Source information
The RNA shown here (Bacterial RNase P class A) has 422 nucleotides and comes from Rubripirellula sp. Its mean pLDDT, the model's own confidence on a scale to 100, is 76. Rfam family: Bacterial RNase P class A. The family's RNA type in Rfam is ribozyme. The sequence was found by an Rfam model in a public genome assembly. Taxonomically the source falls in Rubripirellula (Bacteria, Pseudomonadati, Planctomycetota, Planctomycetia).
RNA sequence: GCAGUGGGCGGGAUGACCGCUGGCGUUCCUUUAGGAAGGUUGGAGGAAAGUCCGGGCUCCGCAGGACAGGAUGGUCGAUAACGUCGACCGGCCGCGAGGCUAGGGAAAGUGCAACAGAGAGUAAACCGCCGAACGGCUGCUCGAUCUUGGUCGAGUGGUGCGUGGUAAGGGUGAAACGGUGCGGUAAGAGCGCACCAGCGACCGAGGUGACUCGGCUGGCUUGGUAAACCCCAUCCGGAGCUAGACCAAACAGAGUGAAGUGGUGCGACCUCGUCGUGCCCGCCAAGCGGUCCGUACGGCAGAAACACUCGGGUAGGUCGCAAUUGAGGCGGCGAGCAAUCGUCGUGCACAGAUAGAUGGUCGUCGUCGAUGUCGCUUAUGCGAGGUCGGCACAGAACCCGGCUUACAAGCCCACUGCCAGC
Numbered sequence: 001g002c003a004g005u006g007g008g009c010g011g012g013a014u015g016a017c018c019g020c021u022g023g024c025g026u027u028c029c030u031u032u033a034g035g036a037a038g039g040u041u042g043g044a045g046g047a048a049a050g051u052c053c054g055g056g057c058u059c060c061g062c063a064g065g066a067c068a069g070g071a072u073g074g075u076c077g078a079u080a081a082c083g084u085c086g087a088c089c090g091g092c093c094g095c096g097a098g099g100c101u102a103g104g105g106a107a108a109g110u111g112c113a114a115c116a117g118a119g120a121g122u123a124a125a126c127c128g129c130c131g132a133a134c135g136g137c138u139g140c141u142c143g144a145u146c147u148u149g150g151u152c153g154a155g156u157g158g159u160g161c162g163u164g165g166u167a168a169g170g171g172u173g174a175a176a177c178g179g180u181g182c183g184g185u186a187a188g189a190g191c192g193c194a195c196c197a198g199c200g201a202c203c204g205a206g207g208u209g210a211c212u213c214g215g216c217u218g219g220c221u222u223g224g225u226a227a228a229c230c231c232c233a234u235c236c237g238g239a240g241c242u243a244g245a246c247c248a249a250a251c252a253g254a255g256u257g258a259a260g261u262g263g264u265g266c267g268a269c270c271u272c273g274u275c276g277u278g279c280c281c282g283c284c285a286a287g288c289g290g291u292c293c294g295u296a297c298g299g300c301a302g303a304a305a306c307a308c309u310c311g312g313g314u315a316g317g318u319c320g321c322a323a324u325u326g327a328g329g330c331g332g333c334g335a336g337c338a339a340u341c342g343u344c345g346u347g348c349a350c351a352g353a354u355a356g357a358u359g360g361u362c363g364u365c366g367u368c369g370a371u372g373u374c375g376c377u378u379a380u381g382c383g384a385g386g387u388c389g390g391c392a393c394a395g396a397a398c399c400c401g402g403c404u405u406a407c408a409a410g411c412c413c414a415c416u417g418c419c420a421g422c
């Protein structure tokens, strides 16, 4: 000097004028509610966004265990808790600083993997190789026989034609039953051996642990995929600020809640249906139904105070939230690798709306870009003015801890690689 990695800050400043709004006062008007005018003091975020997780808080009379369902998934910590965060371990990527990780189980079972290929999981013989084994074909030699070149037998060669052996070589494929070498074999193969790789047993060292390193030894060797179903381990009440509490006003209450959608005869009617009634069958008393998110068990309430159905009225005000006081902010010290925790201090008080306020205009400074001027300087460059334009993402609604997403200008810290010079 160039190129990167990880983290942090920041979210323009200021003046004037006009405007909006919360708290606390003051003055005036007003019968009361209330209205008007001043003063003073406050008034959006690092993500307020997404509504993805976790809680605080409120209500459900207690909210049981099991199953279903859902979530998480290396180890150890942090936390109120979490699916979050920290550190470490394993795997993958990167020269590296670093980054990613849905990271338990594939021999419990089921499923899936196009095409090619013989064969894709206890998966195989396409091209090949093999005359050791059994046959076939064929050459030579010998013997026997006779029809004198035919038959039979024996021996010895050849031939991969058939049965058979093989998986070392070749081929297909993303991937093909460990790798290299030697021996052995008919030809081969961990068939055996040597050295490796992988997996396992045993022992030792380090570590809280996941795990790492080392020694020795063994069968010779056991695809992939679970963010597929599944198995294993751990965890999980429900609903939500339109929660909920109170005040005022108005109206109008009624019904149902004990076990049959059965069959059949008769009668009536609004005729293939309904009602009444007799009989038969079924059900029930240790029950049905209601409620506890779903299922069964179990619990509970019970003639309404609970649940359900139909109908009527209300949608106003106050609180929750008027100090939004909290797992709060800020600062010091200590512990810890860190996340974070402990302790001390603090005149730190920092929006609270309800159709929903927190704004508009102008100027100056700042900063970025374009253009151009002047000065210094050998040059690169440095400094000072002018004109024009831009300044991101984006708005609380009970509160808090996270995660994810968006983000202009400007700035800071630590580290890595490469090049050149001294």
Stems, first nucleotide, its partner, number of pairs: 001418009012365007020043005026037004045393001049404002052402005057240004064297001066295002069236005074088005089103001090101004104231002109229002111225002126170002128166003133163003136159010178196006197221001199218002202215005244319004253310005260281001262280008290300003328348001329346007366391006373384004